Transfer RNA from Candidatus Taylorbacteria bacterium RIFCSPHIGHO2_02_FULL_44_12, 71 nucleotides, folded computationally.
RNAcentral holds the sequence, with entries from ENA.
It matches the Rfam family "tRNA". Rfam classes the family as a transfer RNA.
RNA sequence: GGGCGAUUAGUUAAGUGGUAUAACCGCGGUCUCCAAAACCGCUAUCGGAGGUCCGAUUCCUCCAUCGCCCG
Numbered sequence: 001g002g003g004c005g006a007u008u009a010g011u012u013a014a015g016u017g018g019u020a021u022a023a024c025c026g027c028g029g030u031c032u033c034c035a036a037a038a039c040c041g042c043u044a045u046c047g048g049a050g051g052u053c054c055g056a057u058u059c060c061u062c063c064a065u066c067g068c069c070c071g
Base pairs, nucleotide, nucleotide: 001070002069003068004067005066006065007064010024011023012022013021018054026042027041028040029039030038047063048062049061050060051059
């Protein structure tokens, strides 16, 4: 220098154009003498900038970061 892939909540992941989702973590509650466990509830997320579209996490372009391959 070229090619491919990945980027979604604090963490790990799902989500093939129409309300962003789960588990763990965190917070609150029930229970308990207290705590743990269990159960119930709550908070928080689409890497950045453009484009297409009535509508974009999803499609397209560029950039950034990480990984693999080629030279």